The RNA shown here (Bacterial RNase P class A) has 389 nucleotides and comes from a Planctomycetota bacterium. The sequence was found by an Rfam model in a public genome assembly. Its mean pLDDT, the model's own confidence on a scale to 100, is 78.

[in-house]
RNA sequence: GCGGAUGGCUGGGCGAUCGCGGCGGAGUGAUCCGCCGAGGAAAGUCCGGGCUCCACAGGACAAGGUGGUGGGUAACGCCCACCGACCGCAAGGUCAGGGAAAGUGCAACAGAGAGCAAACCGCCGAUGGCCGCGCAAAACGCGGAUCAGGCAAGGGUGAAACGGUGGAGUAAGAGCCCACCGCCGCGACGGUGACGCCGCGGGCACGGCAAACCCCACCUGGAGAAAGGCCACGUAGGCAGGAAUUCCGAAAAUUCGGAGGGAUGUGGUCCGCAUCCCUUGACCUGCGGGUAGGCCGUUAGAGCUGAACGGCAACGUUCAGAGUAGAUGCAUGAUCGCUAUGUUUCGUACGCGGAACCACAGGACCCGGCUUAUAGGUCAUCCACCGAG
Numbered sequence: 001g002c003g004g005a006u007g008g009c010u011g012g013g014c015g016a017u018c019g020c021g022g023c024g025g026a027g028u029g030a031u032c033c034g035c036c037g038a039g040g041a042a043a044g045u046c047c048g049g050g051c052u053c054c055a056c057a058g059g060a061c062a063a064g065g066u067g068g069u070g071g072g073u074a075a076c077g078c079c080c081a082c083c084g085a086c087c088g089c090a091a092g093g094u095c096a097g098g099g100a101a102a103g104u105g106c107a108a109c110a111g112a113g114a115g116c117a118a119a120c121c122g123c124c125g126a127u128g129g130c131c132g133c134g135c136a137a138a139a140c141g142c143g144g145a146u147c148a149g150g151c152a153a154g155g156g157u158g159a160a161a162c163g164g165u166g167g168a169g170u171a172a173g174a175g176c177c178c179a180c181c182g183c184c185g186c187g188a189c190g191g192u193g194a195c196g197c198c199g200c201g202g203g204c205a206c207g208g209c210a211a212a213c214c215c216c217a218c219c220u221g222g223a224g225a226a227a228g229g230c231c232a233c234g235u236a237g238g239c240a241g242g243a244a245u246u247c248c249g250a251a252a253a254u255u256c257g258g259a260g261g262g263a264u265g266u267g268g269u270c271c272g273c274a275u276c277c278c279u280u281g282a283c284c285u286g287c288g289g290g291u292a293g294g295c296c297g298u299u300a301g302a303g304c305u306g307a308a309c310g311g312c313a314a315c316g317u318u319c320a321g322a323g324u325a326g327a328u329g330c331a332u333g334a335u336c337g338c339u340a341u342g343u344u345u346c347g348u349a350c351g352c353g354g355a356a357c358c359a360c361a362g363g364a365c366c367c368g369g370c371u372u373a374u375a376g377g378u379c380a381u382c383c384a385c386c387g388a389g
Base pairs, nucleotide, nucleotide: 001385003383004382005381006380007379008378009377010376012339013338014337015336016335017334018333020037021036022035023034024033025032026031039360043371044370046369047368048367049366050365051224052223053222054221058271059270060269061268063220064219065218066217067216068082069081070080071079072078083097084095085094086093087092098215099214103213104212105209106208120155121154122151123150124149127148128147129146130144131143132142133141134140163181164180165179166178167177183202184201185200186199187198189196190195228296229295230294231293238287239286240285241284242283246259247258248257249256250255260278261277262276263275264274265273304321305320306319307318308317309316310315342357343356344355345354346353347352
C1' cells in the first nucleotide's frame, strides 16, 4: 500500500418564533415562570422471567421443549471458556454435537447388487472335461481355445457399493497373511470434565439417515395490563330451557347426617381434592335490560454510571454518584437561520465559495436475551500478500 477477520462507538448540534405531554411554583383570575420529554434496535412477538388473577392446588399419562463438557445468570432455547468434527494459507468461522448392536422405516432412477446384498463388462481356468504335438502306444510333458468351476482386486452404474495405502502370496484374486492408518477392547499418564496422548491385545468388521418414527437424560399449570383492584353511576335481584330429577336414618317441625347421581374449578385425558346442587335453585345455554366516568396498577428497577478488588472470560463483591417519558381522540411537531461530519457535483485567484443529499426507524406493565433492518463516518486488535528501510 492493498485485501480480509474480529470487537466497539456514532448516526446530529445550537438559536429564534409558534405549538404539544408530564411535574413543580406564582397568581382572585386570565395567565406566567422553571425543569424534563423515545431506540440500538423502541421492530419480530421467538425464548426466559418479575408482577397480578384462577387458586388452598396434588399425582399420572399424553403433548411440547432442550441435548458435547464445565461455569455464569432470577431464569432461558441466552452468554463465557474449553473439547470434538468440518471449512479456510491464516486471522477466524459453522455445528439441530446423546443413542444406528432395542425396534420400525427411508434412499427415486440407474445398477449385478443398497446392508446377513451382489456378477453387467471383465480376470483366471492350476484341478476335471475338449483339441493338437512329442509317440506305434502308455505314463508324463508342452501348447491352444474354452466348458465345468474360481474371483470381487480392475472397469462401469450411482449421492453412496461391505475399510484405505503399500507389500507378500495366488491359476487369477481376496485381511488369506504382514506393516502403517482406521475400528473395537483393556490399561497407564494428564485433565473438574468432555477428551487428549502412549502402550498392549484383537476381529480384520451387519455402512448412511434419528432437522425420520423411536430410545435415553433433563425441563414444563394457565391467562395476561383490554391482567387485576378501588370509587362513583345505573338498571331488570328479569324471562325461557337443560342433566341429576333418587334412597335411607334421626327429629314435633324448620332442619341435620349418610349413600348415590349431576355440575363447576385458566391447555387435553384420567385419578384425587374443594365447592355447590338434586327443583325454594349454585352451574350451563339462549333472549332481554343497565353502565362505558374517574383513580390506582404506571415506572426507583434481578436498574444506570464510575472506581477498586476477584476471575482467562461471561460475571460477581464493595464503595461512590445521578434521578433520565408515563400518554390513554394515545404527546416531543412546524418554519427559519447558523453549523458538525460525510458523499456527489459546479466554479476557483487553490485561500475557498455555491447547490443537492444524509440510514434503519417511534414507547404503552417492566426487565434479561435472541433474530431481523441500518446511508455515512470513525476507533482498536489480528491475518495474508507486495514494497521500502
Description
Lineage of the source: Bacteria > Pseudomonadati > Planctomycetota.